[in-house]
């Protein structure tokens, strides 16, 4: 100077105007005043995990889901830190659902001789037999070579072989058994078997651990009016009808109306009072917290401990904003300059919005800082 890899953080600022939710204050008040307080890393996607509130619940097993390398970590997780192993990259570093294919089934397209019981299309060897001596065909041996395929029955050399094969031998690989290192997951060495027999378990399975169900519209509390429900208490006359369950008519010492009262009218067979369940409505849950922030301390690190400081929306389908100017930032044009660069004009400033809470994944994001670290190039 160029390419890159990881972490952490910012995500407009300032005046002015006009506005919105809301706490407290005083007041007959929900107005109006004054004094405070008002989104985000992701509030989202609601995918995990947990508090919390209600069912349910002896203890087990079924059946359903989930999760799988080991050690911490944590309220608790499917998260997070540190090892392991495996891929990928020169590298900082990045990715892996990373148990179990000899438990038992299911699939493995095309192509291929053959996708798992075994087997041979071209070849390569060796014998018959016939040859026109190029070869043809029988039979048997192979699986080194070619070819298919995403995958072909350990690999790679030597030796051997008629050609070949783990036939034999050395590495590497695999399987058992042993010795060290590790809390372990694994790693290393050694000795030993010629290899014990594709792949696929985000296929069924099996193996081991974990899960009781609903969600703040959970809940809990006060709680009208109208209907219905229990208790009591007052009142139910008289006539006619009847299918005996009522219907009609009439009357007035219950009752009820004519703004309290008395007379006086009118309705009038039903009317009061209490008590409970319950519905609209209200009120709690509601935001003090696995809390944030600073110091100090233990750990490699997730994290844990003390000690100190502050108190930071909480309302109901939802406030948390809106204009104007000037500023920084990005692009773009212009006009001047030798160039640096100076002005003017004109566009743009994301992703998105709390609804019980918290801790975590995921995913969206204009543009911008800062830090460690790798690679490659120059020059001193």
């Nucleotide at each position: 100077g160029g390419a890159g890899u990881c972490g952490a953080c910012c995500g407009g600022g300032c005046a002015g105007c006009c506005g919105c939710c809301u706490g407290c204050a005083g007041c007959a008040g929900u107005c109006a005043u004054g004094c405070g307080g008002g989104a985000g890393g992701a509030a989202a996607g609601u995918c995990c995990g947990g508090g919390c509130u209600c069912c349910a619940c002896a203890g087990g097993g079924c059946a359903g889901g989930g999760c799988g390398c080991c050690a911490g970590g944590u309220a608790a997780c499917g998260c997070c830190u540190g090892g392991g192993g495996g891929g990928c990259g020169c590298g900082a570093g990045c990715c892996c659902a990373c148990g179990g294919a000899a438990a038992g089934u299911g699939c493995c397209a095309c192509a291929g001789a053959a996708a798992a019981u075994a087997u041979a299309c071209c070849g390569c060897c060796c014998g018959g037999c016939g040859u026109u001596c190029g070869c043809g065909u029988c039979g048997g041996g192979u699986a080194a070579g070619g070819g298919u395929g995403a995958a072909a029955u350990g690999g790679u050399g030597c030796g051997g072989u008629a050609a070949g094969a783990g036939c034999g031998c050395a590495c590497c690989g695999c399987g058992u058994c042993g010795c060290g290192a590790g809390c372990a997951a694994u790693c290393g060495c050694g000795a030993u078997g010629g290899c014990a027999g594709g792949g696929u378990a985000a296929a069924c399975c099996c193996c081991g651990c974990c899960c009781g169900g609903a969600g703040c519209a959970a809940g809990a509390c006060c709680a009208a009016a109208u209907a219905g429900g229990a208790a009591g208490g007052c009142g139910u006359g008289c006539c006619g009808c009847u299918u005996c369950g009522g219907c009609g008519g009439u009357g007035u010492c219950a009752g009820c109306g004519c703004g309290g009262c008395c007379c006086g009218c009118g309705c009038g067979a039903g009317c009061c009072u209490u008590c409970g369940g319950g519905u609209a409505g209200g009120u709690c849950g509601c935001u003090u917290c696995a809390g944030a922030c600073g110091c100090g301390u233990g750990g490699c690190g997730a994290c844990g401990c003390g000690c100190g400081u502050c108190g930071c929306a909480g309302a109901g389908g939802a406030a948390u904003g809106g204009c104007u100017g000037c500023c920084a930032c990005c692009g773009g044009g212009g006009u001047c300059u030798g160039a640096c660069g100076a002005c003017c004009c004109c566009g743009g400033c994301a992703c998105a919005g709390a609804a019980c809470c918290c801790g975590g994944c995921u995913u969206a994001c204009a543009g911008g800082u800062c830090g460690a670290c790798u690679c490659c190039c120059g020059c001193u």
Predicted 3D model of a 380-nucleotide RNA (Bacterial RNase P class A) from a Gammaproteobacteria bacterium.
It is recorded under the gene name rnpB.
Of the family's consensus pairs, 94% are formed in the model.
Model confidence (mean pLDDT): 77 of 100.
Its Rfam family is "Bacterial RNase P class A". Gene Ontology terms of the family: ribonuclease P activity, dimeric ribonuclease P complex and tRNA processing.